[in-house]
Context: one part of a larger RNA
RNA sequence: UUGGGCGUAAAGGGCGCGUAGGCGGUUUUGCCAGCCUGAUGUGAAAGCCUGGGGCUUAACCCUGGAAUUGCAUUGGGAACUGCAAGACUUGAAUCAUGGAAGGGAAAUCAGAAUUCCAGGUGUAGGGGUGAAAUCUGUAGAUAUCUGGAAGGAUACCGGUGGCGAAGGCGGAUUUCUGGCCAAUGAUUGACGCUGAGGCGCGAAAGUGCGGGGAGCAAACAGGAUUAGAUACCCUGGUAGUCCGCACUAUAAACGAUGUACACUAGGUGUUUGACCAUGAGGUUGAGUGCCAUAGCUAACGCAAUAAGUGUACCGCCUGGGAAGUAUGCCCGCAAGGGUGAAACUC
Repeated sequence: UUGGGCGUAAAGGGCGCGUAGGCGGUUUUGCCAGCCUGAUGUGAAAGCCUGGGGCUUAACCCUGGAAUUGCAUUGGGAACUGCAAGACUUGAAUCAUGGAAGGGAAAUCAGAAUUCCAGGUGUAGGGGUGAAAUCUGUAGAUAUCUGGAAGGAUACCGGUGGCGAAGGCGGAUUUCUGGCCAAUGAUUGACGCUGAGGCGCGAAAGUGCGGGGAGCAAACAGGAUUAGAUACCCUGGUAGUCCGCACUAUAAACGAUGUACACUAGGUGUUUGACCAUGAGGUUGAGUGCCAUAGCUAACGCAAUAAGUGUACCGCCUGGGAAGUAUGCCCGCAAGGGUGAAACUC
């Protein structure tokens, strides 16, 4: 609850595609459903409001009117919405010529580093810490050189730099593939915006099956520390981390800011286009940062990448705790997820 809100106080769905629905550019003609206007009928009486009257007054009563904002029938109007038919190009889309990019998928390859294995040199320590010890080493370690194997990650470039709807994406090459941007011309001719349900994507951890396993490392073991130390530190170390397929569907999934469109001073970086000038430069798009005017804001701050001014549509909020719990239903192999209260209490 005919109200006010959602950056930080409660509140933007994790992100997209899109169904129904809602909303929708310029213009001509017609219709008249919405809309405006007239008439008729009805909208009981009483009551309410109002003019007048009657009881000495009032309450009370009588009488006239108004109101009853509605509904139905019917006549008219045509600006706006709608509907029908036609036209348009500025919204949207397509094509052509170019451009930038860690966008996605697969395959192949590369060089550092790490660990391990084999061999050479070589001798007593190495490792680790605040200090130590567990650990490792004369059965030859650490160090150093040569050869080999494996897995995983890609130094420098690297940047409030790029790309992607979000999650996210970083060595190189090839193949397949998606999106974006600018300028010019052509084409279609409102084909648009949003989007309840629905569908798809969705970090990490986790699950199932099959591989793989160098380093790291929950659990676990030991050594320390300590009053204790189920920790912080150290030595080890298994799941896992990696790959394929299939689940899971959650995050401070954050810009804590839904999507789209229009409008509203400037200044200064940077990425990538176009145009003019060509010595520095200037103009104009699309991104990405900083500062700041008006305005907004409780303040902090935001400020053309708005939290300003407006429009359309969706999601969400309504004191704290109980509680994202219980219950029911749906989903999941499970873990659990989605939806989601109340009693009671302050």